This is a predicted structure of a 365-nucleotide RNA (Bacterial RNase P class A) from an Aquificota bacterium.
Its mean pLDDT, the model's own confidence on a scale to 100, is 76.
Lineage of the source: Bacteria > Pseudomonadati > Aquificota.
Its Rfam family is "Bacterial RNase P class A". From the family's description: Ribonuclease P (RNase P) is a ubiquitous endoribonuclease, found in archaea, bacteria and eukarya as well as chloroplasts and mitochondria. Rfam classes the family as a ribozyme.

RNA sequence: GUAGCUCUCUGGUAGGUUGCAAGAGACUAGGUUCUCUUGAGGAAAGUCCGGACUCCAAAGGGCAGGGAGCUGUCGAAAGACAGGUGGGGGAAACCUCACGGAAAGGACCACAGAGAACAGACCGCCGUUUUUGGAUACAGACCUAAGGUAGAGAUACCAAGUGACUGUAUCUGAAAACGGUAAGGGUGAAACGGUAGGGUAAGAGCCUACCAGCAUAACCGGUGACGGUUAUGGCUAGGUAACCCCCUCCCGGAGCAAUCCCAAAUAGGAAGGCGCUUGAGGGUUGCCCGCCUGAUGCCUUCGGGUAGGGAGCUAAGAUAAAUGACCUACUUCAACAGAAUCCGGCUUAUAAGGGAGCUACGGCA
Numbered sequence: 001g002u003a004g005c006u007c008u009c010u011g012g013u014a015g016g017u018u019g020c021a022a023g024a025g026a027c028u029a030g031g032u033u034c035u036c037u038u039g040a041g042g043a044a045a046g047u048c049c050g051g052a053c054u055c056c057a058a059a060g061g062g063c064a065g066g067g068a069g070c071u072g073u074c075g076a077a078a079g080a081c082a083g084g085u086g087g088g089g090g091a092a093a094c095c096u097c098a099c100g101g102a103a104a105g106g107a108c109c110a111c112a113g114a115g116a117a118c119a120g121a122c123c124g125c126c127g128u129u130u131u132u133g134g135a136u137a138c139a140g141a142c143c144u145a146a147g148g149u150a151g152a153g154a155u156a157c158c159a160a161g162u163g164a165c166u167g168u169a170u171c172u173g174a175a176a177a178c179g180g181u182a183a184g185g186g187u188g189a190a191a192c193g194g195u196a197g198g199g200u201a202a203g204a205g206c207c208u209a210c211c212a213g214c215a216u217a218a219c220c221g222g223u224g225a226c227g228g229u230u231a232u233g234g235c236u237a238g239g240u241a242a243c244c245c246c247c248u249c250c251c252g253g254a255g256c257a258a259u260c261c262c263a264a265a266u267a268g269g270a271a272g273g274c275g276c277u278u279g280a281g282g283g284u285u286g287c288c289c290g291c292c293u294g295a296u297g298c299c300u301u302c303g304g305g306u307a308g309g310g311a312g313c314u315a316a317g318a319u320a321a322a323u324g325a326c327c328u329a330c331u332u333c334a335a336c337a338g339a340a341u342c343c344g345g346c347u348u349a350u351a352a353g354g355g356a357g358c359u360a361c362g363g364c365a
Base pairs, nucleotide, nucleotide: 001361002360003359004358005357006356007355008354009353010352012330013329014328015327016326017325018324020039021038022037023036024035025034026033027031041336045347046346048345049344050343051342052341053255054254055253056252065251066250067249068248069247070083071082072081073080074079084099085098086097087096088095089094100246101245105244106243107240108239109238122185123184124181125180126179127178128177129176130175131174132173133172134171135170136169137168138167139166140165142163144161147158148157149156150155193211194210195209196208197207198206212236214233215232216231217230218229219228220227221226259311260310261309262308269302270301271300272299273298274297281293282292283291284290
């Protein structure tokens, strides 16, 4: 210098003009006045967790249901940080996923495949029996007669090779039946440890050595999860618990539209009074008479509740909800976005820029 990784911070600034909300103050005050102070975020968001707070319920125990599930520290809890084991990505810095039990029991494991969990014989390999071929060797008998021997000759005797037949033995091919075999092929996400040797009819942890894994015991390191070493053992135990289930721990409900206080009109309730055809009261009207109406009626008081108001509610704190707009300069136009009881977390959105540490490669000294 280039490319990357981790952690963290800022999130327009300065000046001017003019608005809005709350609070305090002032008076040439009782005003549509003036002055001063304060006035959104890292996420105020999603409302996903945990709590404070409020009301209701509640002896204690159990069943059912729900939640959490490696270790340590912090924390009220959620959660955070650091670590452990296993898997995945990267050359590295580093990132990321999972976390009790599958040798308590049940259930399931698509497609493909012969067989999917105390497995399985499709191909292949091997054995036995039967049938049917081939090759070689030996033996027997048959046919032919090159040739040889004897003889003067006719002739007699011996006779290889070849051909085909039968039998026996060995090797071997094919088919069928019955068995053995999990080494090899093939299927699959997964086929019941891996490699080598022995062994076997062929094979197999059947046996042996080494390796992996598991169980038990001892020792060492660590607070712990866990890691390491040694010995012994049987030789091996598939996956899914986000299927049921088993183990350990935890769990009442509703939420600020909670909840509490003040408190109209109308209706209904309680108590008292008046009145019921000898007329309380109401309408008409300025008043009286008159007229109309009138009995589950009228008046007073009390209590509950509703509208409404207040508290809850905040050094932003409304109840229809304020926090804005414009101009100038700086390098440009700033991203995501707007409190509603409060607090702690998690998650999501976010233009642009700054700081610290680390990794790899290249250059220079």